[in-house]
Context: one part of a larger RNA
Molecule: small-subunit ribosomal RNA, 5' domain
Organism: uncultured bacterium
RNA sequence: AGCGAACGUUUGCGGCGGGCCUAACACAUGCAAGUCGAACGGGCUAGCAAUAGUCAGUGGCGCACGGGUGCGUAACACGUAGGUAAUCAACCCCUCGGUUCGGGAUAACGUUCUGAAAGGAGCGCUAAUACCGGACGUGUCUUCGGGAGCUUCGGCUCCUGUCGAGAAAGACCCGCAAGGGUUGCCGAGGGACGAGCCUGCGGCCCAUCAGCUAGUUGGCGAGGUAAUAGCUCACCAAGGCGAAGACGGGUAGCUGGUCUGAGAGGAUGAUCAGUCACACUGGAACUGAGACACGGUCCAGACUCCUACGGGAGGCAGCAGUGGGGAAUAUUGCGCAAUGGGCGAAAGCCUGACGCAGCCACGCCGCGUGAGCGAUGAAGGCCUUCGGGUCGUAAAGCUCUGUGGGGAGAGACGAAGAAAGCCUGUGAAGAGCAGGCCUUGACGGUAUCUCCUUAGCAAGCACCGGCUAACUCCGUGCCAGCAGCCGCGGUAAUACGGAGGGUGCGAACGUUGCUC
Numbered sequence: 001a002g003c004g005a006a007c008g009u010u011u012g013c014g015g016c017g018g019g020c021c022u023a024a025c026a027c028a029u030g031c032a033a034g035u036c037g038a039a040c041g042g043g044c045u046a047g048c049a050a051u052a053g054u055c056a057g058u059g060g061c062g063c064a065c066g067g068g069u070g071c072g073u074a075a076c077a078c079g080u081a082g083g084u085a086a087u088c089a090a091c092c093c094c095u096c097g098g099u100u101c102g103g104g105a106u107a108a109c110g111u112u113c114u115g116a117a118a119g120g121a122g123c124g125c126u127a128a129u130a131c132c133g134g135a136c137g138u139g140u141c142u143u144c145g146g147g148a149g150c151u152u153c154g155g156c157u158c159c160u161g162u163c164g165a166g167a168a169a170g171a172c173c174c175g176c177a178a179g180g181g182u183u184g185c186c187g188a189g190g191g192a193c194g195a196g197c198c199u200g201c202g203g204c205c206c207a208u209c210a211g212c213u214a215g216u217u218g219g220c221g222a223g224g225u226a227a228u229a230g231c232u233c234a235c236c237a238a239g240g241c242g243a244a245g246a247c248g249g250g251u252a253g254c255u256g257g258u259c260u261g262a263g264a265g266g267a268u269g270a271u272c273a274g275u276c277a278c279a280c281u282g283g284a285a286c287u288g289a290g291a292c293a294c295g296g297u298c299c300a301g302a303c304u305c306c307u308a309c310g311g312g313a314g315g316c317a318g319c320a321g322u323g324g325g326g327a328a329u330a331u332u333g334c335g336c337a338a339u340g341g342g343c344g345a346a347a348g349c350c351u352g353a354c355g356c357a358g359c360c361a362c363g364c365c366g367c368g369u370g371a372g373c374g375a376u377g378a379a380g381g382c383c384u385u386c387g388g389g390u391c392g393u394a395a396a397g398c399u400c401u402g403u404g405g406g407g408a409g410a411g412a413c414g415a416a417g418a419a420a421g422c423c424u425g426u427g428a429a430g431a432g433c434a435g436g437c438c439u440u441g442a443c444g445g446u447a448u449c450u451c452c453u454u455a456g457c458a459a460g461c462a463c464c465g466g467c468u469a470a471c472u473c474c475g476u477g478c479c480a481g482c483a484g485c486c487g488c489g490g491u492a493a494u495a496c497g498g499a500g501g502g503u504g505c506g507a508a509c510g511u512u513g514c515u516c
Base pairs, nucleotide, nucleotide: 001515002514003513005512006511007510008509009508012367013366014365015364016363017362018360019359020325025323026322027321029320030319031318034061035060036059039058040057042055043054044053045052046051068278069277070276078202079201080200081199082198083197084196087195088194092191093190094189095188096187097186098185099184100134101133102132103131109124110123111122112121113120114119140165141164144161145160146159147158148157149156150155170183171182172181173180174179204250205249206248211241212240213239216238217237218236219235221233222232223231253275254274255273256272257268258267259266260265280301281300282299283298284297303314304313305312306311331357333356334355335354339353340351341350342349343348370400371399372398373397380391381390382389383388404457405453406452407451408450409449410448414443421437422436423435424434425433426432460505461504462503463502464501465486466485467484471500472499473498474497475496481488482487
């Protein structure tokens, strides 16, 4: 000098931040991921039809983001610089081409049955942008060839011939219709965002850890992956690493940063940002563009709960909250108004992300607790050489002010070219564009402003032997006690305890812990 601090005494206000460092201990309760009827059949409601609303189900997209924690990890985990001619890529953007003909099911529903429940079984019906088959196939991939360019010499890119493989889905709007428009769907190429893999270098301790290694090191072949690779397997060879520290043990998420320091360095990794790992413990795969998936599935285990004893249910290291642990760390709050995200054509719905509010002097910063005048230097306290000195312009008193507090009133920015909707114009158009109208605030009647009110309601804490700013009296008598170091105390203690006085800082002041 610093701190995510704690403890003691004290405490008026505001702004901006921060707030389980310990038990990755166990969790009651509520909420934290849904959405689409403009994909589909149906149920219910408005008496029926038409139409509209709503809902369980099929289907699509999302749930791999966002949020939490730091267990594990000494590792290509992270940082940095590269490689991928060894790769993937949903949604988004650009370009090109296509969107044809059929089929069989199934949930919902109905019905029968079963179970305490969670649930389950049989039969019957039905739809689709669900599923399946065929067609065309520019391009794409593949087999076998030819040529050009590049190359890390392994291959890559392009042109061309040939064998084979493989695609799609509709919905809405206008229209009598024809047709048109919007949006989907399929194939291919490019881009953007993102991801996988590989490599050089860098960053802890112990040598009282010195040798380690059998898929081990390499090859050939096969499998596997989006992709390289002992990644896996069969066979063959005997290699590979190590004092420039292998192997083993301990500790630990890493970084931008943060603290300190003149710097070099040392320490650290809360909040914020990037990244990794994990989701009761261990294991596994499924779906998918992406997971081996926090609020998905399966298996095993421990624990908790329900049970009709046959069997079932659960996972706060999400936000609050509870118990426990601890020196110690907050509300079971409000709102989607803003920003951002998911779905949707949109209206909109969802969002404990987020925006706000509540609690805590935990930190930093700002403000106030009054200002001016006022000497018989009042009373009173303390000291005294008894003359006086000091608290002390301090008080009283007089004149003012009104920050904070209280009362009354006005009252935001954040919200805008909002989006959407409506109207007008342009236009072929309901596209786009331009103009106009209308609507939306949790915080919050908050901030802020104006008026009124009364000095009225707002100061403590530590220290005073030296270091180190600040001194006397009384009590005590090596006792009681103090103490960071030196050291004080055994009858005049500036060092213990009290008082008066003083010094320092001040809504704080001290103590303890930790770092430089």